[in-house]
Context: one part of a larger RNA
RNA sequence: GGACGAACGCUGGCGGCGUGCCUAACACAUGCAAGUCGAACGGAGAAUUUUAUUUCGGUAGAAUUCUUAGUGGCGAACGGGUGAGUAACGCGUAGGCAACCUGCCCUUUAGACGGGGACAACAUUCCGAAAGGAGUGCUAAUACCGGAUGUGAUCAUCUUGCCGCAUGGCAGGAUGAAGAAAGAUGGCCUCUACAAGUAAGCUAUCGCUAAAGGAUGGGCCUGCGUCUGAUUAGCUAGUUGGUAGUGUAACGGACUACCAAGGCGAUGAUCAGUAGCCGGUCUGAGAGGAUGAACGGCCACAUUGGGACUGAGACACGGCCCAGACUCCUACGGGAGGCAGCAGUGGGGGAUAUUGCACAAUGGGGGAAACCCUGAUGCAGCGACGCCGCGUGGAGGAAGAAGGUUUUCGGAUUGUAAACUCCUGUCGUUAGGGACGAUAAUGACGGUACCUAACAAGAAAGCACCGGCUAACUACGUGCCAGCAGCCGCGGUAAAACGUAGGGUGCAAGCGUUGUCC
Numbered sequence: 001g002g003a004c005g006a007a008c009g010c011u012g013g014c015g016g017c018g019u020g021c022c023u024a025a026c027a028c029a030u031g032c033a034a035g036u037c038g039a040a041c042g043g044a045g046a047a048u049u050u051u052a053u054u055u056c057g058g059u060a061g062a063a064u065u066c067u068u069a070g071u072g073g074c075g076a077a078c079g080g081g082u083g084a085g086u087a088a089c090g091c092g093u094a095g096g097c098a099a100c101c102u103g104c105c106c107u108u109u110a111g112a113c114g115g116g117g118a119c120a121a122c123a124u125u126c127c128g129a130a131a132g133g134a135g136u137g138c139u140a141a142u143a144c145c146g147g148a149u150g151u152g153a154u155c156a157u158c159u160u161g162c163c164g165c166a167u168g169g170c171a172g173g174a175u176g177a178a179g180a181a182a183g184a185u186g187g188c189c190u191c192u193a194c195a196a197g198u199a200a201g202c203u204a205u206c207g208c209u210a211a212a213g214g215a216u217g218g219g220c221c222u223g224c225g226u227c228u229g230a231u232u233a234g235c236u237a238g239u240u241g242g243u244a245g246u247g248u249a250a251c252g253g254a255c256u257a258c259c260a261a262g263g264c265g266a267u268g269a270u271c272a273g274u275a276g277c278c279g280g281u282c283u284g285a286g287a288g289g290a291u292g293a294a295c296g297g298c299c300a301c302a303u304u305g306g307g308a309c310u311g312a313g314a315c316a317c318g319g320c321c322c323a324g325a326c327u328c329c330u331a332c333g334g335g336a337g338g339c340a341g342c343a344g345u346g347g348g349g350g351a352u353a354u355u356g357c358a359c360a361a362u363g364g365g366g367g368a369a370a371c372c373c374u375g376a377u378g379c380a381g382c383g384a385c386g387c388c389g390c391g392u393g394g395a396g397g398a399a400g401a402a403g404g405u406u407u408u409c410g411g412a413u414u415g416u417a418a419a420c421u422c423c424u425g426u427c428g429u430u431a432g433g434g435a436c437g438a439u440a441a442u443g444a445c446g447g448u449a450c451c452u453a454a455c456a457a458g459a460a461a462g463c464a465c466c467g468g469c470u471a472a473c474u475a476c477g478u479g480c481c482a483g484c485a486g487c488c489g490c491g492g493u494a495a496a497a498c499g500u501a502g503g504g505u506g507c508a509a510g511c512g513u514u515g516u517c518c
Stems, first nucleotide, its partner, number of pairs: 001518004006514005013390006019383002021348001026346003030343003035074003040071002043068011081301003090226008100218002105214007113147001115145002122137006154177010183206006192199003227273003234264003239261008276298004280291004303324005326337004354380001356379003362376001363374004393423004403414004428455006437445001462507005467488003473502005483490002
């Protein structure tokens, strides 16, 4: 000198764009942050229309629309947060998988036949303070389970051709084995059924099953790189390798049994400390050094520890189970909870914001759609926290006014500065118009930005420094006192170094100080 997620002191007009718990991964009141589908399903409720009956109160039924607790499907593994742990194939980079998986999406091939028994809801009985639970009975489905079929694919046996860096791989043929599926909505009457407009029929769309390929997303392995300490020198028994198996989507001591005795290490093993990694960021001419806030990629975690279930995908932040700590409710028998989501509270701290608006846009989930949900996101609020831009007026104006300071008492300086005259309208206030963002409709922002008119210099300058380094000097007070100070050093009676005043210098809505890095 530059930089900062900064803080503190004094001061403070406006706007745009960013940015804002670096500390206690401390504890959390309250609200919201993941739902959706009635075009999968049976009920229940409401409304309208209507049929039959009627004791005129109703009762029973049909159709349509709406709402929905439950079964079922998809989603909830994304998005959002944090950096505790981790020195590791965690990350970065370059490769490999002849050792792998992939819901939704795209392309293609083949199919979807025919049955069955339940469980919620509901009704009823009961237990419990509650959370909740138990028994009996009824019922539907794209829920569940057999049977049939079997294009592919899988497995077993036999076999042909081609290929590879090894294990081996690819393509084909024959026989056998096990093994799939679900319907919904709209339209129509050509076929079929009833027998005359409806379906179990046909058709369109959305779905369902098996398989191949793609795309996307992941999993695993390897080369190289990745902080400090030797005042840490030896470490290791599933340890290193083999055989056989188990397990997995898949390889593998990943795990198990047996066998062998190996494996790592001064090119730093092991141990200890510290730390999420990177693209980047800051600095520097560069080499390098420091750093990893915001934005983007990867990883890890979700009160602490452990575990699996479901699923294409989790060992799952707003799922389950167990244990621990803590908090809350309790009828003392037992239950409930997890903000490192968005706001917000207490605490810690030098220090860090609103319990805001909207789904209008972008994106995501569900749905055929209308649409619903979305603290993602878009915006607004607060903070000079940062960067950038603008303003606090412009021109004229010497009797060089008054006042202040100083003086050798002549003057000098403040100083064209002010007053005063003329002007302008950035900004401001008021009034009117008023967007882009949105293709036809739909705008939270927002009557915002912007434009026009009127008014009026009206609201708007400070901070640090002035001995040398270093731009800028006098007076008074003080008297090694009070004090200053980044270094050298000032102060003991004429202090340009302390304090105040006048003047000056520098930067400016900021200026200084402190901290950290280069």